[in-house]
Context: one part of a larger RNA
RNA sequence: CUGGGCGUAAAGCGCGUGUAGGUGGUCCACCAAGUGGGAUGUGAAAGCCCAGAGCUCAACUUUGGAAUUGCAUUCCAAACUGGCGGACUAGAGUGCGAUAGAGGGAGGUAGAAUUCAGAGUGUAGCGGUGAAAUGCGUAGAUAUUCUGAGGAAUACCAGUGGCGAAGGCGGCCUCCUGGAUUGACACUGACACUGAGACGCGAAAGCGUGGGGAGCAAACAGGAUUAGAUACCCUGGUAGUCCACGCCGUAAACGAUGUCUACUAGCCGUUGGGAGGCUUGACCUCUUAGUGGCGAAGCCAACGCGAUAAGUAGACCGCCUGGGGAGUACGGUCGCAAGAUUAAAACUC
Numbered sequence: 001c002u003g004g005g006c007g008u009a010a011a012g013c014g015c016g017u018g019u020a021g022g023u024g025g026u027c028c029a030c031c032a033a034g035u036g037g038g039a040u041g042u043g044a045a046a047g048c049c050c051a052g053a054g055c056u057c058a059a060c061u062u063u064g065g066a067a068u069u070g071c072a073u074u075c076c077a078a079a080c081u082g083g084c085g086g087a088c089u090a091g092a093g094u095g096c097g098a099u100a101g102a103g104g105g106a107g108g109u110a111g112a113a114u115u116c117a118g119a120g121u122g123u124a125g126c127g128g129u130g131a132a133a134u135g136c137g138u139a140g141a142u143a144u145u146c147u148g149a150g151g152a153a154u155a156c157c158a159g160u161g162g163c164g165a166a167g168g169c170g171g172c173c174u175c176c177u178g179g180a181u182u183g184a185c186a187c188u189g190a191c192a193c194u195g196a197g198a199c200g201c202g203a204a205a206g207c208g209u210g211g212g213g214a215g216c217a218a219a220c221a222g223g224a225u226u227a228g229a230u231a232c233c234c235u236g237g238u239a240g241u242c243c244a245c246g247c248c249g250u251a252a253a254c255g256a257u258g259u260c261u262a263c264u265a266g267c268c269g270u271u272g273g274g275a276g277g278c279u280u281g282a283c284c285u286c287u288u289a290g291u292g293g294c295g296a297a298g299c300c301a302a303c304g305c306g307a308u309a310a311g312u313a314g315a316c317c318g319c320c321u322g323g324g325g326a327g328u329a330c331g332g333u334c335g336c337a338a339g340a341u342u343a344a345a346a347c348u349c
Base pairs, nucleotide, nucleotide: 004320005319006318007303008302012317014201015200016199017198021194022193023192025088026087027086028085030083031082033081034080035077036076037075038074039073040072041071042070049065050064051063052062053061054060091191092188093187094186095185096183097182098181099180103177104176105175106174107173108172109171110154115149116148117147118146119145120144121143125136126135162169163168206247207246208245209244210243211242215241216240220236221235222234223233258316259315260314261313262312263311266294267293268292269291270290271289272288273287274286275285276284277283278281298305299304322349323348324347331342332341333340334339
C1' cells in the first nucleotide's frame, strides 16, 4: 500500500461552528474533459506464449505469428460523471400563528435549616462511638424562648419527566437572549451533507489578582483501633468549596456506540404538539417530534443490538494494526506554574 476493523477484544477526536477538499435532488438542451468504440502511427531486438523448421532426440538454434493491457493523432457515440445554459419543488431555508421547557446571561427577592452573637429560663452534664477517649461545660454548656448577623444550598413538587451540541442546567419574580416542536398557507429555488487545518465552548481539581467564608473539608494536630495504623472511626481544622475577572483544557468528558440520509414486522408505557370520533370521559383512534421497556427478520465470538440498530446501504471525517518499554524520552507548540498536546527508539517477551 492492498485488505480487515473501531459497544465490551487495539481502535469514534469531550462537543460544536466552519475553510479547503470529498460527495451531492428532478427535468430539458448543448459541449465532449472523464467514459465507450473504430482507424492510423508507435510500442527496438532478445526473452515469455503459439505454430512450424534445423542439429539422430532434447537442451539449444532458427522462421512466422501472437502478445506488448501503453502513448500520440484522428473520427464516431452521448447513457453515466463532469462543464455550461434554462426550468422545477420532494432536500434545505425564510415568513406567519401557536406550544412546552432546571437552555443561557444579568438583577432582585423568599422561607426552612446549620453556625455564630446578644438577652431570658434553667442546672450538671453535653457530645461522640462497636466501646471509648480527645473535645465542650459551674468563667453556666447541652436543652429551650426571643432578637440579630452572615454565608451557602434550594426539602416537598420530582418523574428510565423536561431543556441543552457536549460539559451541564432545579425556590420564586423581572429584564435581555439562543434553540426546538407544531399548523395551514405563501416565498427562495439545491442555497445541501461531511469537514484536514482553523476557531469557539468545555465537569472537577489546580493557578493568578481582589473579595467572601455559614456548613463541609485535602493538608495538618489530637483521640481511638492495631503487632504497627503515616488509614478506615471520633474531636478539631487550613487551603479549597462561593463571587468577579483572567488562565488551565483534562475526566470511566460513557450510550465506553462520529455526523448526515434512505429503507426494513409488531406490542406496551411516557413527554410536547396537531387532527378526528362518540357514549363528552381520569375516554378512544390517527398523526408528528422526543424519551423508555420488550421483541420479528437480520446482525454478533458471545453478551447482546434490534426504526433512538450494533440490521440493509450510501456520503464524509477521525482512529486501530501483538504485550511491555510508553502515552514515556527528545524536539516542536501552548501554559505563570502544575502540566497539556504532538510523539518515537534501543531493549525485552
This is a predicted structure of a 349-nucleotide part of an RNA (small-subunit ribosomal RNA, central domain) from a Pseudomonadales bacterium. The coordinates come from a structure-prediction model, not an experiment, and the mean pLDDT is 90. It was read from a public genome assembly.